[in-house]
Order: sequence, then structure tokens, then C1' cells
RNA sequence: GGGCGAGUAGCUCAGCUGGUUAGAGCACUUCUCUGAUAAGGAAGGGGUCGAUGGUUCAAGUCCAUCCCCGCCCA
Repeated sequence: GGGCGAGUAGCUCAGCUGGUUAGAGCACUUCUCUGAUAAGGAAGGGGUCGAUGGUUCAAGUCCAUCCCCGCCCA
């Protein structure tokens, strides 16, 4: 330099054919339960969906460029 894949919550990830609320598990906070802890139960906080621009009535999703990580080729 070329090709492919990934980037969404603190972590691991889902998110279909563009729409219907941005979600799950774990973690965290509060309450509950217990003699106490763990486990269990209930509620809650936490996101500019890697960046910028574009298409569209509407973008996590489509397009372009860039950044970063991984794999392969040279």
C1' cells in the first nucleotide's frame, strides 16, 4: 500500500427489510429478604450508537471520507 471484519451503557453483546421506546446479560445505586453475608425479588441511574458530511419526511441501520482495533495479502 491492497482486501476483509469490528467500533452501540463501566464490561460482553443484540438491534431484521430505514420508522414503532435504543435494548439484553453482568456490573453500579436504593429498597426488600436474612441474625449477618451471598443468592433471590422490586425499583432506578447510566448512551450524542467511533468522527464529520451526505441521501431521506425519517438513519444505530444506506452512501462518502477519515480515525482506531483485529485478521489476511504484498
Notes:
The prediction has a mean pLDDT of 80. This is a predicted structure of a 74-nucleotide RNA (transfer RNA) from Candidatus Methylomirabilis sp. The source organism's lineage runs through Bacteria, Bacteria candidate phyla, Methylomirabilota (SeqCode), Methylomirabilia (SeqCode) and Methylomirabilis (SeqCode). The sequence was found in a public genome assembly. Its Rfam family is "tRNA". Rfam classes the family as a transfer RNA.